The RNA shown here (c-di-GMP-I riboswitch aptamer) has 85 nucleotides and comes from a marine sediment metagenome. It matches the Rfam family "c-di-GMP-I riboswitch aptamer". From the family's description: GEMM was predicted in a large-scale screen for bacterial structured RNA regulatory elements. Its mean pLDDT, the model's own confidence on a scale to 100, is 84.

RNA sequence: GGCAAACUGUUCGAAAGGAUAGGACGCAAAGCUUCAGAGCCUAAGCCCUGAGUGGAAACAAAGGGUAAGGCUGUCAGCUGCCGAA
Numbered sequence: 001g002g003c004a005a006a007c008u009g010u011u012c013g014a015a016a017g018g019a020u021a022g023g024a025c026g027c028a029a030a031g032c033u034u035c036a037g038a039g040c041c042u043a044a045g046c047c048c049u050g051a052g053u054g055g056a057a058a059c060a061a062a063g064g065g066u067a068a069g070g071c072u073g074u075c076a077g078c079u080g081c082c083g084a085a
Base pairs, nucleotide, nucleotide: 002027003026007022008021009020010019011018012017025073031078032077033076037075038074039071040070041069045066046065047064048063052059053058
């Protein structure tokens, strides 16, 4: 010299989370990468179940499952500056 956590404003998203401006906790890869891999997060939609309402058909709270949705500043893969040697 570089990047920029938490937090705040604006904004996108169902959410996880992202973008942008401010801001610096930190980082020698805090550069890039998820239909290379692992792990973690979310569940709109879909599937199961179903209190309850209802004459019935149906509607339906709560709950469970599901990623081709996310996290690289969780590992990891790839690439790489300066200097010593």